[in-house]
Context: one part of a larger RNA
RNA sequence: GGACGAACGCUGGCGGCGUGCCUAACACAUGCAAGUCGAGCGAAGUGCUUAGGACUGAUUCUUUCGGGAUGAAGUCUUAAGUAUCUUAGCGGCGGACGGGUGAGUAACGCGUGAGAAACCUGCCUUUUACAAAGGAAUAGCCUCGGGAAACUGGGAUUAAUACCUUAUGAUACUUUUAGUUCACCUGAACAAGAAGUUAAAGCGUAAAGCGGUAAAAGAUGGUCUCGCGUCCCAUUAGUUAGUUGGUGAGGUAAUGGCUCACCAAGACUACGAUGGGUAGCCGGCCUGAGAGGGUGAUCGGCCACACUGGAACUGAGACACGGUCCAGACUCCUACGGGAGGCAGCAGUGGGGAAUAUUGCACAAUGGAGGAAACUCUGAUGCAGCGACGUCGCGUGAACGAUGAAGGCUUUCGAGUCGUAAAGUUCUGUCCUAGGGGACGAUAAUGACGGUACCCUAGGAGGAAGCCCCGGCUAACUACGUGCCAGCAGCCGCGGUAAUACGUAGGGGGCAAGCGUUGUCC
Numbered sequence: 001g002g003a004c005g006a007a008c009g010c011u012g013g014c015g016g017c018g019u020g021c022c023u024a025a026c027a028c029a030u031g032c033a034a035g036u037c038g039a040g041c042g043a044a045g046u047g048c049u050u051a052g053g054a055c056u057g058a059u060u061c062u063u064u065c066g067g068g069a070u071g072a073a074g075u076c077u078u079a080a081g082u083a084u085c086u087u088a089g090c091g092g093c094g095g096a097c098g099g100g101u102g103a104g105u106a107a108c109g110c111g112u113g114a115g116a117a118a119c120c121u122g123c124c125u126u127u128u129a130c131a132a133a134g135g136a137a138u139a140g141c142c143u144c145g146g147g148a149a150a151c152u153g154g155g156a157u158u159a160a161u162a163c164c165u166u167a168u169g170a171u172a173c174u175u176u177u178a179g180u181u182c183a184c185c186u187g188a189a190c191a192a193g194a195a196g197u198u199a200a201a202g203c204g205u206a207a208a209g210c211g212g213u214a215a216a217a218g219a220u221g222g223u224c225u226c227g228c229g230u231c232c233c234a235u236u237a238g239u240u241a242g243u244u245g246g247u248g249a250g251g252u253a254a255u256g257g258c259u260c261a262c263c264a265a266g267a268c269u270a271c272g273a274u275g276g277g278u279a280g281c282c283g284g285c286c287u288g289a290g291a292g293g294g295u296g297a298u299c300g301g302c303c304a305c306a307c308u309g310g311a312a313c314u315g316a317g318a319c320a321c322g323g324u325c326c327a328g329a330c331u332c333c334u335a336c337g338g339g340a341g342g343c344a345g346c347a348g349u350g351g352g353g354a355a356u357a358u359u360g361c362a363c364a365a366u367g368g369a370g371g372a373a374a375c376u377c378u379g380a381u382g383c384a385g386c387g388a389c390g391u392c393g394c395g396u397g398a399a400c401g402a403u404g405a406a407g408g409c410u411u412u413c414g415a416g417u418c419g420u421a422a423a424g425u426u427c428u429g430u431c432c433u434a435g436g437g438g439a440c441g442a443u444a445a446u447g448a449c450g451g452u453a454c455c456c457u458a459g460g461a462g463g464a465a466g467c468c469c470c471g472g473c474u475a476a477c478u479a480c481g482u483g484c485c486a487g488c489a490g491c492c493g494c495g496g497u498a499a500u501a502c503g504u505a506g507g508g509g510g511c512a513a514g515c516g517u518u519g520u521c522c
Base pairs, nucleotide, nucleotide: 001522002521003520004519006518007517008516009515010514013394014393015392016391017390018389019387020386021352026350027349028348030347031346032345035093036092037091040090041089043087044086045085046083047082048081049080050079051078052077053076054075055074060069061068062067100305101304102303109230110229111228112227113226114225115224116223119222120221124218125217126216127215128214129213130212132166133165134164135163142155143154144153145152146151172197173196174195175194176193177192179190180189181188182187202210203209231277232276233275238268239267240266243265244264245263246262247261248260249259250258280302281301282300283299284295285294286293287292307328308327309326310325311324330341331340332339333338358384360383361382362381366380367378368377369376370375397427398426399425400424407418408417409416410415431463432459433458434457435456436455437454441449466511467510468509469508470507471492472491473490477506478505479504480503481502487494488493
């Protein structure tokens, strides 16, 4: 000198774009953050229509004035139909994405380059073929209970794109028989034959279409293996028994001590094993002429984690942040028998700290989930609020104006200086205030932002300058006070009676809505 997710002190006009718990992966009140589909299914409810019944009884007719007949409207109830109506439940898809954090991890975790002839892949795309016949249940509803609650038991009964059996069925899978062509160790591809095994679901105004099953390929996403690279300590020198290898088996989508039985005795290590400390890694960012050094906030890629530890289930995909089970700590409810919870999602609270924001608006846009769609959901996202935290831009007026006014300071008492500075005169309108118009973002409709940006008119210099420094380094000097005191200080060093170094004033220098100080890095 540069840089910063900064903090502190003094000061503070506006706007654009960014950015904001670096500390306690500390504990969390409250609200929201993942739902959706009635065009998969039965059922319940609501509204409407029609029909029947009960009650009430307007009107009209009649009357022997007691009444009788008629029966609108209304209420209740039963049944049927209807509605793109509502939904608890069964079922499907999605809750493995998106969002957060960096605790752990020195590791094939990450980066880079190869490999898988050892692998998987829902939704999507292309192609081919198929969808036949049946069955038994179970939620819900009804009913009887238990429990304070969370919840739960028995009975009866019902549906499906839920479940099961059978049929058909291949280029799928398993076993097997000869071939051909390749190859990088195990092998791969192609074609032919035999035996065995495995499918399906319907919905729809019945139409369009949306779905279903099997297979082949693609795309996308993932998994595994290897070469090289990846911090400090030798005041860490030896480490290791599933350890290293083999055979066989199990397990996995798949290779493999991944696991197990047996066999052998290996394997790593001064080219730093093992141990200890520290740490998420990278694209990048900062600095530097470069080499290098430092760093890993925001944005993007990968990894890991979700109160702590462990485990599996479901599923194409998890060993699953807002799923399940077990154990533990903590908090809460309780009728003491038993239960409930997990903000390292968005806001917000307490605490810690030098320090870090609103319990905001909207799904209008972009994207995501579900749905045939309408649409619903979306604290992703788009916006707004707060903070000079950063950066960029603008302003705080312009021109003229000498009696060099008053006043301050200094003085050799002549004057000098602040100083064209002020006053005054003539103007301007960036920002500002008021009024009017008013977007783009949205090709038809739909705008949170927002009556915002922007434009026009009017008003009026009005509302807008500070901070640090002035001994040398280092741009900028005098006076007074103080008297090794009070104090200053980055280094050298100032201060003990004329201090350009302390304090104040005048003047000056630098930067400027900032200026200094502190911290860290180059």